Predicted 3D model of RNase P RNA and transfer RNA as a complex of 418 nucleotides. Its mean pLDDT, the model's own confidence on a scale to 100, is 75.
RNA sequence: CAGGCAGGGUGUAUCGGUCGCUCCGCAGAUGCGGGGAGGAAAGUCCGGACUCCGCAGGGCAGGACGUCCCGUGGUUAACGCGGGAACCCAUGUGCCAGAUCGCAUGGGAUGGAAAGUGCCGCAGAAAAUAUACCGCCCCGGCUUGCCGGGGUAAGGGUGAAAUGGUGGGGUAAGAGCCCACCGCGCGGAAGGUGACGACCGCGGCAGGGUAAACCCCGUCCGGAGCAAGAUCAAAUAGGGAACUUAGGAGCGGCCCGCUCUGUUUAAGGUUCCGGGUAGAUCGCAUAGAUAAAUGAUCGACGCCUUCGGGUGAACAGAAUCCGGCUUACCGCCCUGCCUGUCUU
RNA sequence: UGCCGAAUGGUGUAAUGGCAGCACAAGCGACUCUGACUCGCUUAGUCUAGGUUCGACCCCUAGUUCGGCAACCA
Numbered sequence: 001c002a003g004g005c006a007g008g009g010u011g012u013a014u015c016g017g018u019c020g021c022u023c024c025g026c027a028g029a030u031g032c033g034g035g036g037a038g039g040a041a042a043g044u045c046c047g048g049a050c051u052c053c054g055c056a057g058g059g060c061a062g063g064a065c066g067u068c069c070c071g072u073g074g075u076u077a078a079c080g081c082g083g084g085a086a087c088c089c090a091u092g093u094g095c096c097a098g099a100u101c102g103c104a105u106g107g108g109a110u111g112g113a114a115a116g117u118g119c120c121g122c123a124g125a126a127a128a129u130a131u132a133c134c135g136c137c138c139c140g141g142c143u144u145g146c147c148g149g150g151g152u153a154a155g156g157g158u159g160a161a162a163u164g165g166u167g168g169g170g171u172a173a174g175a176g177c178c179c180a181c182c183g184c185g186c187g188g189a190a191g192g193u194g195a196c197g198a199c200c201g202c203g204g205c206a207g208g209g210u211a212a213a214c215c216c217c218g219u220c221c222g223g224a225g226c227a228a229g230a231u232c233a234a235a236u237a238g239g240g241a242a243c244u245u246a247g248g249a250g251c252g253g254c255c256c257g258c259u260c261u262g263u264u265u266a267a268g269g270u271u272c273c274g275g276g277u278a279g280a281u282c283g284c285a286u287a288g289a290u291a292a293a294u295g296a297u298c299g300a301c302g303c304c305u306u307c308g309g310g311u312g313a314a315c316a317g318a319a320u321c322c323g324g325c326u327u328a329c330c331g332c333c334c335u336g337c338c339u340g341u342c343u344u
Numbered sequence: 345u346g347c348c349g350a351a352u353g354g355u356g357u358a359a360u361g362g363c364a365g366c367a368c369a370a371g372c373g374a375c376u377c378u379g380a381c382u383c384g385c386u387u388a389g390u391c392u393a394g395g396u397u398c399g400a401c402c403c404c405u406a407g408u409u410c411g412g413c414a415a416c417c418a
Base pairs, nucleotide, nucleotide: 001340002339003338004337005336006335007334008333009332010331011330014300015299016298017297018296019295021036022035023034024033025032026031038315042326043325045324046323047322048321049320050225051224052223053222057256058255059254060253062221063220064219065218066217067085068084069083070082071081072080073079086110087108088107089106090105091104092103093102094101111216112215116214117213118210119209120208133156134155135152136151137150138149139148140147141146142145164182165181166180167179168178169177183205184203185202186201187200188199191196229282230281231280232279239273240272241271242270243269244268247261248260249259250258275417276416277415301312302311303310304309345414346413347412348411349410350409351408354368355367356366357365362398370386371385372384373383374382391407392406393405394404395403
């Protein structure tokens, strides 16, 4: 320098004319004026508006979210933004070495495993009240290199994972058994707005993993959704069966409470079968419908070119509205990595 | 438009987080004079991508494909 990959950012996704399409308004018989796809209109994953259910009540069940601190945006809703702290993972690196060790860079849907329960295949002695296969040490026996009993988690071996690490003392051999340092826990504490914490003291030391297993803790959540719902119209077999029998309905998982209705003649209700209608207006919008308009062409400009020309790109297209998240993607910019060529 | 659910060989279906099975179909072989039946063998799969975990058909997230339900009157 060229090409590619990944991540992040950005853009009413080029401008104008003419003719169409659609909606609205005015005029009145075909004219005039105005509006007309997106950053995601998508997935329908969240929150809100709006509407109905019962005033939106209490409890259980159920669901969603989740490290911590400071500041900030938002309806303080979903969900973001900036900075910091702790923890985990990967890579690199440091200490003679090792550990639940330090440092740097990058990443993380990061509450709790010291409340309880479950699970951890195979391998391995042992997978969680621990445990002795090999090895090491002691004792006893005898057929003198084997057997039996005991001790030992330092060494080997298994595994994704084995009950702190290094060094020394100690011991029959070993072991936090004891000591120093590191690690861990508890207490204090310079400092810091704070999470946190340099440092000091005490304790030989608790302690496997898994909560995107049940569960526990904290915060939040009543249910349904524009086919919500309101008004009008049309049509029929105003039918039948089962259940409910003093209660029933309103709440859509259950209980309580609340409201309405009814209370001895039943009325009514729920579910199913059968029958009928498939319409209009509102809800509904500075795009706007009830199956849906948003297109074609010409010019400018930009890009590519084999100079004839081609092209305006990709993802994608509104259906009650708004906000967030996620996913898809053309061009341009930034960062990191890979490959190739040239120069030094 | 809104709300639910599912995906395992060609088809229909199993599988506590621990080696993905079964039946039919297909192919080959045996039996038979030939075919069918029967018997034996073989091929072939967790919708896709990422994550949690030692380990994923199973758990979580995102996507893809397919399926189901709904209005009003009486």
Rfam match: Bacterial RNase P class A. By type it is a ribozyme. Rfam describes the family as follows. Ribonuclease P (RNase P) is a ubiquitous endoribonuclease, found in archaea, bacteria and eukarya as well as chloroplasts and mitochondria.